[in-house]
The prediction has a mean pLDDT of 82. The part of an RNA shown here (small-subunit ribosomal RNA, 3' major domain) has 470 nucleotides and comes from an uncultured Bacilli bacterium.
Context: one part of a larger RNA
RNA sequence: UGACGGGCACCCGCACAAGCGGUGGAGCAUGCCGUUUAAUUCGACGCUACGCGAAAAACCUUACCUAGACUUGACAUCCCUGGCAAAGUCCUGGAAACAGGAUGGAGGUUAUCCGGGUGACAGGUGGUGCAUGGUUGUCGUCAGCUCGUGUUGUGAAAUGUUCGGUUAAGUCCGCUAACGAGCGCAACCCUUGUUAUUAGUUGCUAACAUUUAGUUGAGCACUCUAAUGAGACUGCCGGUAAUAAACCGGAGGAAGGUGGGGAUGACGUCAAAUCAUCAUGCCCUUUACGUCUAGGGCAACAGGCGUGCUACAAUGGCUGGUACAAUGAGUCGCAAUACCGUAAGGUGGAGCUAAUCUCUAAAGCCAGUCUCAGUUCGGAUUGAGGUCUGCAACUCGACCUCAUGAAGCUGAAAUCGCUAGUAAUCCCGGAUCAGCAUGCCGGGGUGAAUACGUUCUCGGGUGUUGUACA
Numbered sequence: 001u002g003a004c005g006g007g008c009a010c011c012c013g014c015a016c017a018a019g020c021g022g023u024g025g026a027g028c029a030u031g032c033c034g035u036u037u038a039a040u041u042c043g044a045c046g047c048u049a050c051g052c053g054a055a056a057a058a059c060c061u062u063a064c065c066u067a068g069a070c071u072u073g074a075c076a077u078c079c080c081u082g083g084c085a086a087a088g089u090c091c092u093g094g095a096a097a098c099a100g101g102a103u104g105g106a107g108g109u110u111a112u113c114c115g116g117g118u119g120a121c122a123g124g125u126g127g128u129g130c131a132u133g134g135u136u137g138u139c140g141u142c143a144g145c146u147c148g149u150g151u152u153g154u155g156a157a158a159u160g161u162u163c164g165g166u167u168a169a170g171u172c173c174g175c176u177a178a179c180g181a182g183c184g185c186a187a188c189c190c191u192u193g194u195u196a197u198u199a200g201u202u203g204c205u206a207a208c209a210u211u212u213a214g215u216u217g218a219g220c221a222c223u224c225u226a227a228u229g230a231g232a233c234u235g236c237c238g239g240u241a242a243u244a245a246a247c248c249g250g251a252g253g254a255a256g257g258u259g260g261g262g263a264u265g266a267c268g269u270c271a272a273a274u275c276a277u278c279a280u281g282c283c284c285u286u287u288a289c290g291u292c293u294a295g296g297g298c299a300a301c302a303g304g305c306g307u308g309c310u311a312c313a314a315u316g317g318c319u320g321g322u323a324c325a326a327u328g329a330g331u332c333g334c335a336a337u338a339c340c341g342u343a344a345g346g347u348g349g350a351g352c353u354a355a356u357c358u359c360u361a362a363a364g365c366c367a368g369u370c371u372c373a374g375u376u377c378g379g380a381u382u383g384a385g386g387u388c389u390g391c392a393a394c395u396c397g398a399c400c401u402c403a404u405g406a407a408g409c410u411g412a413a414a415u416c417g418c419u420a421g422u423a424a425u426c427c428c429g430g431a432u433c434a435g436c437a438u439g440c441c442g443g444g445g446u447g448a449a450u451a452c453g454u455u456c457u458c459g460g461g462u463g464u465u466g467u468a469c470a
Stems, first nucleotide, its partner, number of pairs: 001470002003467003007464007015454002019418005026310008034301002042053002064296007073121001077120002079117005088103006123285002126283003132279002134274003137270001139268001144183006150159003163174003189262004194230007203220003208217002233256001236250005312411001316370007328359003333352002338347003377408001382403007424446007
């Protein structure tokens, strides 16, 4: 000087407390361990692995296993040599790869095309993340981490950065052997909340006409769209404070003290993660640890764990009627009206390369019914019949109908999230994608309770103290 302490002091955080809803019990989905297996490919392991890499494992993907094949190779460059004929299509054998035959007529014309040969080489999702680059997690959006010159000390170092206030903040003010500066903080960026101007179609409709309908004329007021501005700065008033920084209250205002949300992550820590995104040193492999193909596996199942979904019901279930969104996506696509089917869906195809057309709400509200039951709760499991995608749904897809109707009556110890348009609850969209969503990323609808406070638990910051630690 650090690090550490079941030392002290001060401060902060959904850290506790105060509340609301969960998890832990049930069934199922999904990931992991274990076990099993020919293989159940690999990685990730306290917080910071476990709905994680994977924004889609039937084939492919695919790296694993079994079997069948190839060896200058599926891919690249160089050298030698031959060629009129390559891909595709058909036939035979085969599970296919591939082999043989027929057809076919691209590019090239001494070769920028195709075949053959020799070796240099290709290839490796083989090893090492403890050889590395790059990227990422975490402490933590915590308020810290440093430097120059000066000064102090024999020196390691200190000072500045401490102290008194204050702040979300090393934020600012004051004091001060320090004076300045840098990386962080804040601001600049995006979005949302108010408004003006410009613009008015595909959007909108107050007035006038018109219509089943903003449908059409008309209009651009309003809504909205999208570009440029304005607006909030403790600016104004009062009080407190040290006449400071600032804090408290008030006015005006759509918004008030960082308005809400996002992007943004200092010096560093964990030999943290990744050689399987990619790149790369070294090692290993080279008729195989490379390449092609078929089938299987990644989906197994005494058991254990994590994350979720659905419930256990009356603030509910069922039946009928009825209302209101936003984000987005769409030509290999989204698909209306109509018709068929109990339904999944089918037939058909208007319109739309989209503010034009299409995909589109549920909880809610109004009636009726059920009357506390393992039930008209709950839907697992199983049987039968279908629909769709796709060469192909056996291993191993999703959905529909009928039947079946399991556990479950609110969950021990323990434990998680959340402070406002939040929690809770209800649907919708998108990426991936032929098909497959309870996951992920977004969108809107309805919309709470509580916070006395900082004694305690956890994590963090600052100062100080002790130390058999470095």